Context: one part of a larger RNA
């Protein structure tokens, strides 16, 4: 000196960019954060429209749509670093493997069945939630046929599959099934590299290797039987401490050291410890089961929660934000779309916490350098052109009022045209439509008005005098000041430094 996810004291007018629970991975009220499709389904609980009826209320209808069945999505997004010293990261290889949506190639998409929510009746609990009868639907579920470019094979052969929508009309639109190749993407392997400690010297039976068996998507002690006794280790094994790891970031001339906020990738982890279901993919933050602490309802019989999503709150702490706006833009999830959701996101807001800009006038203005503070040798000197005053300007902030840009790209709808197709795609053209925010810059009012502090003044280190005090009170980074003439302590006044911040303490280099 330079830095920081800081913090404290004092000060504190305005904007842009960013950045803001580092401590208790300690408890959490509330609300939201993961839904969506009626063009899959058999239907009507809401509400619109129809008709009947004074009314109350019945019945249609499917604009539309609850609760249910089925899809598909909930394994992404978002948040935390507790574990983890290698089942992890980083670089570089390798294959015995898997892959839903997508893209591409080639074939199919036939005949049938039996139930089940839901809807009714009864009925059991305080409630959570059920229990029995009867009934019905599908892209749910079952069976059968069909069968290769698939699999399997002892090479003679065996096996394996679908579902329908819409629509007046579909091998063309949207799906469905088998298959083969692409892309993303993900398991598994290997090699080197990856902090301290030997006041941790031996360590290891599924250990280590064969072999049958069995397991997985896949190689393997993965796991099992039996067989054989290996295997690691002073180039540091096995304990122990301590850690998320990289791209990077701080510092430095470098080499290093130091660190891993924020943002990107990757790994773990979701009250705590254990399981597995389903599923193309998890042993799943807001899924399910058990086991526990801690909490809440409760009729004592029993149920019910997991903010290390965003807000918010208490606890502890030197400490660290609004219980906001909008899905307008980007993006995801669903749907054929129109749209729906989406605390991802993009915006506000709150903090001088950090970095940058900008203002706090400007220009005159002393033959009386005004009053006043301070200082004096008592003549004077200094604040000081500083102020008055005179003459301007009007950033920024305040009051009103107008508003371009940016955020918008797009989606609907009609006519036409092309593409074998009145359902699909695509291009012109016209006509409707979408805005959470941010606001350039311009008018008017007003009037220097609303806007300077802070540390230190012995040396080092830029800046002095006087008075108080008198080894007291106190300073203090080092040396060192103070015991009656203190330029080191306090106070004033003048001065240096920085400057909306200046100082201080705490870490790194």
């Nucleotide at each position: 000196g330079a830095a920081u996810g800081a913090a404290c004291g004092u000060u504190g007018g305005c904007g842009g960019c960013g950045u803001g629970g580092a401590u208790u991975a300690g408890g959490c009220a509330u609300g939201c954060a993961a839904g969506u499709c009626g063009a899959g389904c058999g239907g009507a609980a809401a509400g619109g429209c129809c008709c009947c009826g004074c009314a109350a209320g019945g019945g249609g209808u499917a604009c539309u749509c609850g609760a249910g069945c089925g899809g598909c999505g909930u394994a992404a997004g978002g948040g935390a670093g507790a574990g983890u010293a290698a089942u992890g990261u980083g670089c570089a290889g390798g294959u015995a493997c898997c892959u839903a949506c997508c893209c591409u190639g080639g074939g199919g998409u036939u005949u049938g069945g039996g139930a089940u929510a839901g809807c009714u009746g009864c009925u059991g609990g305080a409630a959570a939630c059920g229990g029995c009868a009867a009934u019905u639907a599908a892209u749910a579920c079952c069976a059968a046929a069909u069968a290769a470019u698939g699999u399997c094979c002892c090479c003679g052969g065996a096996c394996c599959a679908a579902a329908g929508g819409u629509g007046u009309g579909a091998u063309u639109c949207c799906g469905c099934c088998c298959u083969g190749g692409g892309a993303g993407g993900g398991g598994c392997c290997u090699g080197c590299a990856u902090c301290c400690u030997a006041u941790u010297a031996g360590c290891u039976a599924g250990u280590u290797g064969g072999u049958g068996g069995g397991g997985u998507a896949a190689a393997a002690g993965c796991u099992u039987a039996c067989c054989a006794a290996g295997g690691c280790a002073a180039a540091g094994a096995u304990g122990g401490g301590u850690a998320g790891c990289g791209g990077g970031u701080g510092u430095g001339a470098g080499a290093g050291c130091a660190c891993g906020a924020c943002c990107c990738g990757c790994c773990u982890c979701a009250c705590u410890g254990g399981g597995a279901c389903u599923g193309a993919g998890a042993c799943a933050c807001u899924g399910c089961c058990c086991a526990g602490a801690c909490a809440c309802c409760u009729a004592c019989g029993g149920g019910u929660g997991g903010c290390u999503g965003c807000a918010g709150u208490c606890a502890a702490g030197a400490a660290u934000c609004u219980u906001c706006g909008u899905c307008a833009a980007u993006g995801g999830g669903g749907g054929a779309a129109a749209c729906c959701c989406u605390g991802a996101a993009c915006g506000a807001g709150c903090g001088a916490c950090g970095c940058c800009g900008c203002g706090u006038g400007u220009g005159g203005g002393a033959u009386u350098g005004a009053c006043g503070g301070c200082c004096u040798u008592c003549g004077g000197g200094u604040u000081g052109u500083a102020a008055a005053c005179c003459a301007c300007u009007g950033u920024c902030g305040g009051a009103g009022g107008g508003g371009a840009c940016g955020g918008a790209a797009u989606g609907c709808c009609a006519u036409g045209g092309g593409g074998u197709u009145c359902u699909c795609c695509u291009c012109a053209u016209g006509g409707c439509u979408u805005g959470a925010c941010c606001g350039a810059u311009c008018c008017u009012c007003g009037g220097a008005g609303g806007a300077a502090g802070u540390a230190c003044g012995g040396g080092c280190u830029a800046a002095g005098u006087a008075c108080g005090u008198g080894c007291c009170a106190g300073c203090a980074g080092c040396c060192g000041c103070g015991g009656u003439a203190a330029u080191a302590c306090g106070u004033a006044c003048c001065g240096u430094a920085c400057g909306a911040a200046c100082g201080u303490u705490a870490u790194u280099c």
Molecule: small-subunit ribosomal RNA, 5' domain
Organism: metagenome